[in-house]
RNA sequence: GCUGGUGUGGCGCAAUGGUAGCGCAACAGUUUUGUAAACUGUCGGUCAGGGGUUCGAAUCCCCUCACCAGCU
Numbered sequence: 001g002c003u004g005g006u007g008u009g010g011c012g013c014a015a016u017g018g019u020a021g022c023g024c025a026a027c028a029g030u031u032u033u034g035u036a037a038a039c040u041g042u043c044g045g046u047c048a049g050g051g052g053u054u055c056g057a058a059u060c061c062c063c064u065c066a067c068c069a070g071c072u
Base pairs, nucleotide, nucleotide: 001071002070003069004068005067006066007065010024011023012022013021018055026042027041028040029039030038048064049063050062051061052060
């Protein structure tokens, strides 16, 4: 330099163009003499950045950035 892939809460990951969700963690409560475990609930998101298409974009298209892999 070329090609491909990945980027979504603190972490690990989902999500056919139509309300962004799950698990863990955190916090609160129940339970216990107390802790842990268990159960219930709550909080937390500029969907890497910009632009375009569309009534509507995490999703489709283009550019850029970061990381990973391959080729040279």